[in-house]
Context: one part of a larger RNA
Molecule: small-subunit ribosomal RNA, 5' domain
Organism: uncultured bacterium
RNA sequence: AACGAACGCUGGCGGCGCGCUUAACACAUGCAAGUCGCACGGGAAUUAGGGGGGCAACUCCCUAUAGUACAGUGGCGCACGGGUGAGUAACACGUAGGUAACCUCCCUUUAGCUGUGGAACAACUCCGCGAAAGCGAAGCUAAUUCCGCAUACGUUGCGCCGUCAAUCAGGUUCACGAUAAAAAAAUAUCGCGGAUCUAAUUGACGGCGCAAGAAAGAUGACCUCUGUUUACAAGUUAUCGGCGAAAGAUGGGCCUGCGUACUAUCAGCUAGUUGGUAGGGUAAUGGCCUACCAAGGCUACGACGGUUAGCUGGUCUGAGAGGACGGCCAGCCACACUGGAACUGAGACACGGUCCAGACUCCUACGGGAGGCAGCAGUGGGGAAUUUUGCGCAAUGGGCGAAAGCCUGACGCAGCGACGCCGCGUGGGUGAUGAAGGCCUUCGGGUUGUAAAGCCCUGUCGGAGGGAACGAAUCUUCCCGUUGCUAAUAUCAACGGGAAAUGACGGUACCCUCAAAGGAAGCACCGGCUAACUCCGUGCCAGCAGCCGCGGUAAUACGGAGGGUGCAAGCGUUGUUC
Numbered sequence: 001a002a003c004g005a006a007c008g009c010u011g012g013c014g015g016c017g018c019g020c021u022u023a024a025c026a027c028a029u030g031c032a033a034g035u036c037g038c039a040c041g042g043g044a045a046u047u048a049g050g051g052g053g054g055c056a057a058c059u060c061c062c063u064a065u066a067g068u069a070c071a072g073u074g075g076c077g078c079a080c081g082g083g084u085g086a087g088u089a090a091c092a093c094g095u096a097g098g099u100a101a102c103c104u105c106c107c108u109u110u111a112g113c114u115g116u117g118g119a120a121c122a123a124c125u126c127c128g129c130g131a132a133a134g135c136g137a138a139g140c141u142a143a144u145u146c147c148g149c150a151u152a153c154g155u156u157g158c159g160c161c162g163u164c165a166a167u168c169a170g171g172u173u174c175a176c177g178a179u180a181a182a183a184a185a186a187u188a189u190c191g192c193g194g195a196u197c198u199a200a201u202u203g204a205c206g207g208c209g210c211a212a213g214a215a216a217g218a219u220g221a222c223c224u225c226u227g228u229u230u231a232c233a234a235g236u237u238a239u240c241g242g243c244g245a246a247a248g249a250u251g252g253g254c255c256u257g258c259g260u261a262c263u264a265u266c267a268g269c270u271a272g273u274u275g276g277u278a279g280g281g282u283a284a285u286g287g288c289c290u291a292c293c294a295a296g297g298c299u300a301c302g303a304c305g306g307u308u309a310g311c312u313g314g315u316c317u318g319a320g321a322g323g324a325c326g327g328c329c330a331g332c333c334a335c336a337c338u339g340g341a342a343c344u345g346a347g348a349c350a351c352g353g354u355c356c357a358g359a360c361u362c363c364u365a366c367g368g369g370a371g372g373c374a375g376c377a378g379u380g381g382g383g384a385a386u387u388u389u390g391c392g393c394a395a396u397g398g399g400c401g402a403a404a405g406c407c408u409g410a411c412g413c414a415g416c417g418a419c420g421c422c423g424c425g426u427g428g429g430u431g432a433u434g435a436a437g438g439c440c441u442u443c444g445g446g447u448u449g450u451a452a453a454g455c456c457c458u459g460u461c462g463g464a465g466g467g468a469a470c471g472a473a474u475c476u477u478c479c480c481g482u483u484g485c486u487a488a489u490a491u492c493a494a495c496g497g498g499a500a501a502u503g504a505c506g507g508u509a510c511c512c513u514c515a516a517a518g519g520a521a522g523c524a525c526c527g528g529c530u531a532a533c534u535c536c537g538u539g540c541c542a543g544c545a546g547c548c549g550c551g552g553u554a555a556u557a558c559g560g561a562g563g564g565u566g567c568a569a570g571c572g573u574u575g576u577u578c
Stems, first nucleotide, its partner, number of pairs: 001577003005574005012424006018417002020382001025380003029377003034076003039073002042070001047064007083335003093259007102252002107248004112243003115149005124139002127136003155212013169198006176191005217240006226233003261307003268298003273295008310332004314325004337358005360371004388414001390413003396410001397408004427457004437448004461519001463514005471505001476500009522567005527548003533562005543550002
């Protein structure tokens, strides 16, 4: 000097931050991921009105509620966002590269296509089992669900040809170096580099042939064409979709060089081990896996083992070099009760998904079931120690949707805590009979001290009253205009202008007015280091203490008082780092 601090005494206000460092201990309760009816088939209740039957209770039908609620099929999302740091000494991270060894939903661009058939399973009906969780059988049904057929230049696979590139091997030639012998040149061998040729492998691009491989509709409007026929459609058109392809963007996978804690009181380690061939697997390389073959591979430049630890941007300190650290924020990684596994999917081996095993908790009719806060709050426990079971989707961002909108404990805010930093205030001026009181005293006085009182002012903060925001402009709807599509002045789309609507915070910030010095100062220290001194009490006792050391009858060092010094809404102590 610093801190995610704690403890003691004290405590007026505001702004901005921060807040389980310990038990990755266990968790009651609520919420944290849904959405789309413009993909699809079903489809209530309740209440009100009307009508019929009935002595009445009541019952039946119609209309509205309402194609609403609701569950189901289907699509997209749930792999993001949020949490934690257990594990990990590693291509985990950082940095620089490679991928001619790869993938990429949504989005953008380009040019195309969107033909024709069929089927099943939910929901539903009905039957059954079970305490429940839930499950089984039979029957019906729709779709942007599923499955055929057709077509698809560029896609994929195979074969052939051409151009180019990379790698490896061999040859030729040139230059250089080394060795042999040697005076030198020449020669021979080896190494390295350049140029060039040949063959092989792999890849990119182009061409040819064979084979394989797609698709789904929905909504609005219209009658020009077609068909019925006077307004509809299987027609036209607009928008949103669907399919294969190429490219981009974004996000990732894999590989490599270098850097990355301590320990030799760890010296040898290793059989899928190291390499090869063939195959499997993957989006993709690879012992990643398998079979066979060879016997390799790593290591004092520290292998193997042990201990500790998420890494980084950065933070603290320091003149710097360096040292220590990695909380908040940001990037990456890992994990989600413990261990293991795969499914779906563009993407997971998936925190609020599935299955298996285990520990724990709960329900049970004892047969069997349910659960996972290291999401936000909150509880118990541990601990020196760390907050509200708050408000809102108004903004920003995200998911779904054509949109309205819905969801969002992300986020925006508020609450608690002097935990930190910063700012402000607790008054200003005047006032000497230097008042009283306290303390000291050499008894003269000194000091507290312009301090107080008194007088004159001011009004920050706090209090009361009044006014009152920025953050809001998009989206959307309506009006007007332009352009495009079109048969069209319809509809739709794009753009521009105008209007309407929307605030959790919050009646908050801020402004004005009113009253009133009123409500607002403590803490540590005073022997030296180190700024600040006297008296009383105590008497090696009680006690102090960071070091030196004080205390045994005159203690500036213990305890109290007066005075002083230093900081100040804080001040000290403890802990830790430099």